[in-house]
The RNA shown here (transfer RNA) has 73 nucleotides and comes from a Candidatus Omnitrophota bacterium. Lineage of the source: Bacteria > Pseudomonadati > Candidatus Omnitrophota. Its mean pLDDT, the model's own confidence on a scale to 100, is 82. Its Rfam family is "tRNA". Rfam describes the family as follows. Transfer RNA (tRNA) molecules are approximately 80 nucleotides in length.
RNA sequence: GGGCGGUUGGCGCAGUUGGGAGCGCAUCUCGUUUACACCGAGAGGGUCGUGGGUUCAAAUCCUACACCGCCCA
Numbered sequence: 001g002g003g004c005g006g007u008u009g010g011c012g013c014a015g016u017u018g019g020g021a022g023c024g025c026a027u028c029u030c031g032u033u034u035a036c037a038c039c040g041a042g043a044g045g046g047u048c049g050u051g052g053g054u055u056c057a058a059a060u061c062c063u064a065c066a067c068c069g070c071c072c073a
Base pairs, nucleotide, nucleotide: 001072002071003070004069005068006067007066010025011024012023013022019056027043028042029041030040031039049065050064051063052062053061
């Protein structure tokens, strides 16, 4: 220098064909317990890596860049 894959709550991930942003763990509250843990119920937490474009509408499509990994030179 070229090619491919990835970036989504604190962490690990899903989101298939463009329209409701979700799951598990963790955190907090309540219940239960003498207490803790387990268990049950509920809640908070995301400008979807960044900029631009297409579209009525973008996590999703196009483009540039940044970072991480793999391969080639």